A computed fold for a 335-nucleotide RNA, annotated as Bacterial RNase P class A.
Model confidence (mean pLDDT): 77 of 100.
The sequence was found by an Rfam model in a public genome assembly.
Of the family's consensus pairs, 97% are formed in the model.
It matches the Rfam family "Bacterial RNase P class A". Rfam classes the family as a ribozyme.

RNA sequence: GCAGUUCAUUAGACGAUCGCUGGCAUAUUUUAUGCGAGAGGAAAGUCCGGGCAGUGUAGAACAUGACAGUUGCUAACGGCAACCGGGGGCGACCCUAGGGAAAGUGCCACAGAAACGAAACUACCUGCGAAAGUAGGAAAAGAUGAAACGAGUGAGGUAAGAGCUCACAGCAUUCCAUGGUGACAUGGCGUGGAGGUAAACCCUGUCAGCUGCAAGGAGGUUUGCAUAAAGAGCUGUUCGCUCGCAGGCCGAUACCCGCUUGAUCUCGGUAGCAAUGCCGAGGCUAGAUAGAUGAUCGUUCACGACAGAACCCGGCUUACAGAUGAUCUGCCUAC
Numbered sequence: 001g002c003a004g005u006u007c008a009u010u011a012g013a014c015g016a017u018c019g020c021u022g023g024c025a026u027a028u029u030u031u032a033u034g035c036g037a038g039a040g041g042a043a044a045g046u047c048c049g050g051g052c053a054g055u056g057u058a059g060a061a062c063a064u065g066a067c068a069g070u071u072g073c074u075a076a077c078g079g080c081a082a083c084c085g086g087g088g089g090c091g092a093c094c095c096u097a098g099g100g101a102a103a104g105u106g107c108c109a110c111a112g113a114a115a116c117g118a119a120a121c122u123a124c125c126u127g128c129g130a131a132a133g134u135a136g137g138a139a140a141a142g143a144u145g146a147a148a149c150g151a152g153u154g155a156g157g158u159a160a161g162a163g164c165u166c167a168c169a170g171c172a173u174u175c176c177a178u179g180g181u182g183a184c185a186u187g188g189c190g191u192g193g194a195g196g197u198a199a200a201c202c203c204u205g206u207c208a209g210c211u212g213c214a215a216g217g218a219g220g221u222u223u224g225c226a227u228a229a230a231g232a233g234c235u236g237u238u239c240g241c242u243c244g245c246a247g248g249c250c251g252a253u254a255c256c257c258g259c260u261u262g263a264u265c266u267c268g269g270u271a272g273c274a275a276u277g278c279c280g281a282g283g284c285u286a287g288a289u290a291g292a293u294g295a296u297c298g299u300u301c302a303c304g305a306c307a308g309a310a311c312c313c314g315g316c317u318u319a320c321a322g323a324u325g326a327u328c329u330g331c332c333u334a335c
Stems, first nucleotide, its partner, number of pairs: 001331004006326005012300007020038002023035005040306001044317002047315005052212004059239004064208005069083005084098001085096004099203002104201002106197003116150001121142002124137005152168005171192003175188005216257002219250007231243003264283008301304001
């Protein structure tokens, strides 16, 4: 210098004027004035988890659904981190839906003789036959296919052959040794011949009651029916659990609370490879309910992407113009 890898940051800047939504202060308390605050990395999709709230203390079994290597992190997770195994790349590094196919069932298109049941199309060997063929043997070779009965090479063996036998190599694995918390790795003595598919049913294990802030915050009194069975209750079924049911009147009816001080943010220290935890100091940073966060003007640059809070938080996924920083890798060149 070229080509790459991984991680992170930013998301025009400054000023003026007029508006809008909250907060605080002051005064008239209907309002006005002043001060200060006012969208994001994804606020999005609403996919997963939790808080919070209601239901009945949320219990049991089945069904249903999700997930699946190990160790750790966390409030929790189907998330994250590190590692193990497998795959890709010269490499930095990347990808991984990664339990069980020796419980059972199903499926394996087309082609092919045959798709898991042992069978045998061509070819091979033996008998018979002039031949065509026929009876048997064998499963090495050919052909088809994504996959061919399921261990390669050589030797022996045989009528021809075959792990039929032997040697070496390879695969799987009980056990043992060593290392590791562990998944697992390496080595050793033996043993074995089992097709693939569980993003097919299924089996094993773990987790999940249902409903969502339009949740929820309010009930009192009286009448009628009913008296132990029926019924009702916010689960798909059963068990278990709780409860009398229906109406009238009054109150409340959107002001207010929930609502933003929180698994919170910033900085520093500390433990850890990391995810993350702990300690200290400081900060308060939108809270509407038809729903504010806008408009205009000026200066300036590299001319500005995706996009707009509605109870809150942790993740995942998706969208995104331009710019910047760091890290490591390969190749080339020069010293």